[in-house]
Molecule: transfer RNA
Organism: bacterium
Formats: sequence, C1' cells, structure tokens
RNA sequence: GCGGGAGUUGCAUAGUGGUAGUGCUCCAGCCUUCCAAGCUGGAAGCGGGGGUUCGAUUCCCCUCUCCCGCU
Repeated sequence: GCGGGAGUUGCAUAGUGGUAGUGCUCCAGCCUUCCAAGCUGGAAGCGGGGGUUCGAUUCCCCUCUCCCGCU
C1' cells in the first nucleotide's frame, strides 16, 4: 500500500429499514430480625461525520480504533 472482519449501556452480547432487547452489574421497593437469595420496577447504549429514505443500529460514502490475510 491492497483486501476482509469487528465497534450497540459499567461488562458480555442479540437485533440487517418501522417502539433497541437479553444476562450480569448498579439504584429503589417488596420479602427477611439482619444479610444473602428471590420477586417487582427503574437508570444507562447504536465509534464520528455526511448521504439515501416518510423513517437508518440496519443501505451508501468518508473517517477513527482494533483484529486477520496479502504485498
């Protein structure tokens, strides 16, 4: 230099055009003499910019970080 892949909450992950979900963690409540466990509820997220579209995490372009291969 060329090609391919990955980036979603504090952590791990699903979701490939139409309300962004799950587990763990955290907070509050219930329960318990207290703690743990359990139950209920809540907070918190699509790497950045632009484009297409009524609508973009999803499609297109550029770019950043990481990984793999070729040279």